This is a predicted structure of an 89-nucleotide RNA (Glycine riboswitch aptamer) from a Gammaproteobacteria bacterium. It matches the Rfam family "Glycine riboswitch aptamer". Rfam describes the family as follows. This family represents the bacterial glycine riboswitch. Its family is annotated with glycine biosynthetic process in the Gene Ontology. Taxonomically the source falls in Gammaproteobacteria (Bacteria, Pseudomonadati, Pseudomonadota). The model forms 86% of the base pairs in the Rfam consensus. It was read from a public genome assembly, where an Rfam model found it. The coordinates come from a structure-prediction model, not an experiment, and the mean pLDDT is 77.
Order: sequence, then structure tokens, then C1' cells
RNA sequence: CUAAAUCCACUGGGAGAGUCCCCGUUUUUUUGGGGCACCGAAGGCGCAACUGCCCGGAAUCGCUCAGGUCACAGGACCGGUGGAGGAUG
Repeated sequence: CUAAAUCCACUGGGAGAGUCCCCGUUUUUUUGGGGCACCGAAGGCGCAACUGCCCGGAAUCGCUCAGGUCACAGGACCGGUGGAGGAUG
């Protein structure tokens, strides 16, 4: 000099599943509660390959507590920009 992994901020993309039924509220939109049915990519829990060590870690796998099933919002994950960082050469 180069600038990886990783972290933070902003930003772009981002799936799935009933706006089903009943009651109340609301001028309408909306909104609250209950019931049944479903989703899985916030989170959470459990295990596995694997991995380190002797008992742990661990997924977009499973569960579905929470969350979600018009739109809005959210959304694992991927990309871009900037900052921190500092492997490697």
C1' cells in the first nucleotide's frame, strides 16, 4: 500500500397462508372481541449433518409459544453505499 471475515447506519429486492364465520363499535372507511381453518423467512424452543471436546455449539430441518393470513407495517436472506475493523497479499 491492499483490504477479507465481522459489526453498525442508510437503501433496493424479498415468500407463505381465510379480509372465513359470529357479535359489538363506527356515517363510511375503520376498529375491538370470540370461534374454526391455515402459514412459516421477526423472535423463541427442539433435534440433525457437522463440529469442538466430553459435554456443548449448531440450519432456510421440525414445533408453532409468540407473530402472521386485503392493504399498511413487519420480514430470514441477498445486493449497493458509507463508517468501524483489520485477515491476507